[in-house]
Predicted 3D model of a 73-nucleotide RNA (transfer RNA) from Thermothielavioides terrestris NRRL 8126.
The gene name in the source record is tRNA-iMet-CAT-2-1.
Model confidence (mean pLDDT): 83 of 100.
Rfam family: tRNA. The family's RNA type in Rfam is transfer RNA. About the family: Transfer RNA (tRNA) molecules are approximately 80 nucleotides in length.
NCBI's taxonomy places the organism under Eukaryota, Dikarya, leotiomyceta, Chaetomiaceae, Thermothielavioides terrestris.

Parts: sequence; structure tokens; C1' cells
RNA sequence: AGCUGCGUGGCGCAGUGGAAAGCGCGCCGGGCUCAUAACCCGGAGGUCACUCGAUCGAAACGAGUCGCAGCUA
Repeated sequence: AGCUGCGUGGCGCAGUGGAAAGCGCGCCGGGCUCAUAACCCGGAGGUCACUCGAUCGAAACGAGUCGCAGCUA
């Protein structure tokens, strides 16, 4: 330098064009218990890496930029 993959709550991931972006773990409150764990109920937390574009409509499609990983020279 070129190519490929990835970037979504604190962490790990799903969602690949339409009503409110979900799941697990974690966190907070409550229940249960003599108590803790486990279990049960409720809750908070995400401008979907950034900018621009196409579209009636974007986390998703296109272009560019940034970051991470890998491959080739």
C1' cells in the first nucleotide's frame, strides 16, 4: 500500500429496509429465607463508531473517514 471481517446499554451477542432495537450476564429496588446463595417480580441504562448520500422510511443499502483483528505484497 491493497484486500477481507468486525464496530449495537458496563461486558458478550442477536437483529441485514417499516408500529416501541431485543437476549444472556452484570447493576439497582422488592419478595422468599434466621441469613446468604439459588429462585421469583419490577426497574435503570443504547443519538446502533463518525460524516455525507440514495429512499416515503435506515442499526440495516452506497461513498468517505476513524478504530480493532486477520491476510497478501